[in-house]
This record gives sequence, structure tokens and C1' cells, in this order.
RNA sequence: CGGGAUGUAGCGCAGUUCGGUAGCGCGCUCGGCUGGGGGUCGAGAGGUCGCAGGUUCAAAUCCUGUCAUCCCGA
Repeated sequence: CGGGAUGUAGCGCAGUUCGGUAGCGCGCUCGGCUGGGGGUCGAGAGGUCGCAGGUUCAAAUCCUGUCAUCCCGA
């Protein structure tokens, strides 16, 4: 320098097929059961979907640029 993969809640990930309410598990907070802990059940908080721009009525998803990590090639 060229090509590819990955980036989504504190952590691990799904969702991209076919654009249409942002989800799951663990964790966290509050509450019930228990004398308490543990366990279990219920409720809740937490996200500019790496960043910037474009297309569209509507973008995590399509297009362009760019950043970080990893892999391959030179």
C1' cells in the first nucleotide's frame, strides 16, 4: 500500500436475508416469598447500533468516506 472480517446496553451476542416499534442471556436497581443469606418470582433503569455524510416517508440494515482491532497478500 491492496483485499477481507468484526464493531449493537456494564459484559457476551442476536437482529442485516426482504429497510418498517432496537432485542436475548448474564449483570445492575427495586419489590414479593425466606428469620437472614442463598435461591426463586415479578417489575424497572440502562443504547446518538464505532464515527461522519448521502438516499428514502422511514436506515443497525442500502450507498460513500473514515476510525479501531484481527486475518491474508505485496